This is a predicted structure of a 478-nucleotide part of an RNA (small-subunit ribosomal RNA, 3' major domain) from an uncultured bacterium.
[in-house]
Context: one part of a larger RNA
């Protein structure tokens, strides 16, 4: 000087407390461990691994296993050769591949160039999701959006170092004020950026419809209009600016006015010096090591989907007026669409099918929002709760749904009556609850990322638990 203390002081944070809803029990989905297996490829392991890499394993993917092949190679460059290559058909084969046949000769800066290809020989070389993240780059995790981390000159100290950065206040903040052997500065904080909340202005189509006219079963449907909503450009607005009180007359705090908004208005992006030899050699890049008729490569099939069990994360429930079932009928936002989205119409109980209008989309489509509300019914039961499991019949995607997809209909109707010890999230348009969209994607979400609808309770307080910041103290630790 740090680190640590079941030392002290001060101060924060859904840290506790006050509340609301969960997890832990059931069933299922999914990840992991373990076990199994020819293989069940692999990485990730307290917080900070475990619906994580994976924004989507039937083949492919795929790295794993079994079997069948080729060996300058699936891919690149160099050299010799050819002028086509590609494509169609037939045969053998599980296919890779092999044999045969048909067809057709291309392009340009005219240079035996580009491009493409097979052949045989020879190489140099290719190739490796093989190892090492404890050799590395890059990228992201974490403490933590915590308020810290440092430097120059000066001063103090023999020196390591100290001072500044400590102190008195204050703040979300090393934020600001005052004081002070310090005076300044840098990286962080804040602000500058984006979205959102109010108003003004400009422009009105595909959006809008107040007034006027036409028109309809209904309809901005039509003429028209430029008000309103909205769209997207520009601007205004909030700064403790004003008033009062407190305070050191300061910083600042409390209350008030005006205002759409008040003291950081709400949300996002943004992550200091360094820490964890934390993570990633399997995104990529890369040193070294290793393989080279194989640890590279092509193919078929299998596996990654196994199942006594254990754990994590979710979904669905266990029900009663805030409930279940059936029927009728309203109201969003944000997105996506041409190998695409696909209206109306017709067929089917339905998944879906036929047909095809419109739309590269403020125009058309996906598209029905759902909880909510109204009516009817059930009456506390393993039930009209719950939907697992299984049987049958179908639909869709796709060469192909046996291993191993999703959906529909009929039947079946398991556990489960609110969950032990323990444990998690959340302070407001939040929790809870309700649906909608998107990425990936042929098909396949209870996951993920977004979007809006309805919309709470509670916070006395900082003694205690956890984590953190500053000052101080002890130390046989560095």
């Nucleotide at each position: 000087u740090g680190a640590c203390g079941g030392g002290g002081g001060c101060c924060c944070g859904c840290a506790c407390a006050a509340g609301c809803g969960g997890u832990g029990g059931c069933g299922u989905a999914u990840g992991u461990g373990g076990u199994u297996u020819a293989a069940c490829u692999u990485g990730a392991c307290g917080c900070a691994a475990c619906g994580c890499g994976a924004a989507g394993a039937a083949c492919c993917u795929u790295a794993c296993c079994a079997g069948g092949g080729a060996u300058u190679g699936a891919c690149a460059u160099u050299g010799a050769g050819u002028g086509a290559a590609a494509g169609g058909c037939c045969a053998a084969g599980a296919g890779a591949u092999u044999g045969g046949u048909c067809c057709c000769u291309g392009u340009c800066g005219u240079g035996g160039g580009a491009c493409a290809c097979a052949u045989g020989a020879a190489a140099a070389c290719a190739g490796g999701u093989g190892g090492u993240g404890c050799a590395c780059g890059g990228c992201a995790g974490u403490g933590g959006u915590c308020a810290g981390c440092u430097c120059g000159c000066g001063u103090c100290g023999u020196g390591a170092g100290a001072u500044g950065c400590u102190g008195g206040g204050u703040u979300a903040a090393g934020u600001c004020c005052c004081g002070c052997a310090a005076c300044g500065a840098g990286c962080g904080c804040a602000a500058c950026c984006c979205c959102u909340g109010u108003c003004c202005u400009u422009u009105g189509u595909u959006g809008c419809c107040a007034g006027c006219a036409c028109g309809u079963a209904a309809a901005g449907g039509u003429g028209g209009g430029a008000a309103c909503u909205c769209a997207a450009g520009g601007g205004a607005g909030a700064c403790u600016g004003c008033c009062g009180c407190a305070g050191a007359c300061a910083a600042u705090g409390c209350g008030g006015a005006g205002g759409a908004a008040g003291g950081c208005g709400g949300g996002g992006a943004c992550g200091a010096c360094g820490u964890c030899a934390a993570g990633u050699c399997a995104u990529c890049a890369u040193g070294c090591c290793c393989c080279u008729u194989a640890u590279g490569u092509c193919c078929u099939g299998g596996g990654c989907u196994a199942c006594a069990c254990a754990c994590g994360u979710a979904c669905u429930a266990c029900a009663a007026u805030g409930g279940g079932c059936u029927c009728u009928a309203a109201u969003a936002g944000a997105g996506g669409g041409c190998a695409g989205c696909g209206a109306a119409g017709c067929c089917g109980c339905g998944a879906g099918g036929c047909a095809g209008a419109g739309c590269g989309a403020a125009u058309c489509c996906c598209a029905a929002a759902a909880a909510c509300g109204a009516g009817c019914u059930c009456u506390c039961a393993g039930u009209u709760c719950g939907g697992a499991u299984c049987g049958g019949a179908g639909g869709c995607u796709g060469c192909a749904a046996c291993c191993c997809g999703c959906c529909u209909c009929c039947g079946u109707g398991a556990a489960g009556u609110c969950g032990g010890a323990a444990u998690c999230g959340c302070u407001a348009g939040u929790a809870a609850u309700c649906g909608c969209a998107g990425a990936u994607c042929a098909g396949c979400a209870u996951g993920c990322u977004g979007c809006g609808g309805u919309g709470a309770a509670u916070a006395c307080g900082u003694u205690c638990c956890c984590g953190g910041g500053c000052c101080u103290u002890g130390u046989a630790c560095a």